This is a predicted structure of a 72-nucleotide RNA (transfer RNA) from a Candidatus Roizmanbacteria bacterium. Its mean pLDDT, the model's own confidence on a scale to 100, is 83. Lineage of the source: Bacteria > Bacteria candidate phyla > Candidatus Roizmaniibacteriota. It matches the Rfam family "tRNA". By type it is a transfer RNA. The RNAcentral record of the sequence draws on ENA.
RNA sequence: GCCAAUGUAGCUCAGGGGUAGAGCAAUCGUUUCAUAAGCGAUCGGUCGCAGGUUCGAUUCCUGCCAUUGGCA
Numbered sequence: 001g002c003c004a005a006u007g008u009a010g011c012u013c014a015g016g017g018g019u020a021g022a023g024c025a026a027u028c029g030u031u032u033c034a035u036a037a038g039c040g041a042u043c044g045g046u047c048g049c050a051g052g053u054u055c056g057a058u059u060c061c062u063g064c065c066a067u068u069g070g071c072a
Stems, first nucleotide, its partner, number of pairs: 001071007010024004018055001026042005048064005
C1' cells in the first nucleotide's frame, strides 16, 4: 500500500427497516445466627463518527476512525 471482518449496557454477546434485549457485573429487597448460593426488583445504551436512501435507519448505501486478520 491492497483486501476482508468486527465496532450495540461496566464485560461477553444477540437483534439485520417500525421507539434495543439476554447472561455476568453493580445497587436494593428476600432468605440465613452470619456469609455464599438461590429468588425478585432496579440501574445502566444519543447501537464508533459523519453524510445519503426511506414516512421511518442499530439494520441498507458511501466516506472516515479504531481494532483484528490476510496479501505484498